The RNA shown here (SAM riboswitch aptamer (S box leader)) has 134 nucleotides and comes from an Acidimicrobiia bacterium.
[in-house]
Order: sequence, then C1' cells, then structure tokens
RNA sequence: CGCUCAUCCAGAGCGGCCGAGGGACAGGCCCGUCGACGCCGCGGCAACCAGCCCGACCGGCACCCGUGGACACGUGAGGGACACGUGGCCCCCGGUGCCGACCGGACCAGGUGCCAAUGCCUGACCGAUGAGCA
Repeated sequence: CGCUCAUCCAGAGCGGCCGAGGGACAGGCCCGUCGACGCCGCGGCAACCAGCCCGACCGGCACCCGUGGACACGUGAGGGACACGUGGCCCCCGGUGCCGACCGGACCAGGUGCCAAUGCCUGACCGAUGAGCA
C1' cells in the first nucleotide's frame, strides 16, 4: 500500500508542556489565546481479538446397552426347511466420554482501540477501528 468481514445515534477527563489553528476531504455548523489541536503523565470507558468457564446444536473417534442381520457350533428331527441356545463379527438407533467447528451467555482485562458535538450534519468510487489474509 492492497483484499475480505464486523462495527461506527451507548459509554468514558483531569493535570503539565506547547502556542494557532482544529473537527480526514467539499459545503455547512461548531471547538479555539477563558489556550483548542497535538505531546506527556495519571485516571477512566467499552469489550473486537486472546484467555478461562457454562449451555445448545453439528461432525469425528472410542466404549457400553438394547434391537436386527448373515455366519459358525450345539440340541430337536430320517434329511432339509424351521425353532431354540451359545459365540464372535457387522449395520442401524440410543447413551457416555474425548476432540474439533459454529452459535449464545458469564468472568477477566493480556493485545488493540477510544474518552466535545450520531463518523458533528449532508455527500462520495469517503473515512476510522478491530480481526483475518496477501
């Protein structure tokens, strides 16, 4: 410098330094020598990201229970079909545990951000902040 997504009508200021412009841009409207803007110190707001916890849903793996299927063996039977029992295997469903993704909530305040006016208002192929990527 660029791309994507989210947010931008809530909230939160004192002191010191400096000294003329500042509110991104254009128009308006404001702030400012009663010292703005900026810098520094301290304080605060909020909760985007990170952290920790809880809940719902989805997916994967493991285990377990039940049901079903085919197979093997045994019994019944003259033989088969079939019935019953046992065994491991497999499929489906359910439960539990672990892991992952996503959503919601609570806590915290580590990385940011912010602390005149709705991003001050309107406008634009505008801007700002966070997170991710190149």